[in-house]
RNA sequence: GCGCCCGUAGCUCAACUGGAUAGAGUGACAGCCUCCGAAGCUGUAGGUUGCGCGUUCGAGCCGCGCCGGGCGCA
Numbered sequence: 001g002c003g004c005c006c007g008u009a010g011c012u013c014a015a016c017u018g019g020a021u022a023g024a025g026u027g028a029c030a031g032c033c034u035c036c037g038a039a040g041c042u043g044u045a046g047g048u049u050g051c052g053c054g055u056u057c058g059a060g061c062c063g064c065g066c067c068g069g070g071c072g073c074a
Base pairs, nucleotide, nucleotide: 001073002072003071004070005069006068007067010026011025012024013023019057028044029043030042031041032040050066051065052064053063054062
C1' cells in the first nucleotide's frame, strides 16, 4: 500500500437484512434482609449506536469519506 471483518451503557454482547420507547447480563448506586458484612431479592441511574456527510417518510441496519482495532496479501 491492497483486501476482508469489527466499532452499540464502565465491561461482555443482542437488536429478527430499514419501522413502535435501542435492550440483556455483569458492574455502579439505593432499599429490603443481617448484630455487621457476603449471598439473595427489589428498584434506580447510565447510550450524540466511533466521527462526519448522504439516501429515505423513517437509519444501529444502506452508500461515501475519515479515525481506531483484528486478520490476510505484498
Molecule: transfer RNA
Organism: soil metagenome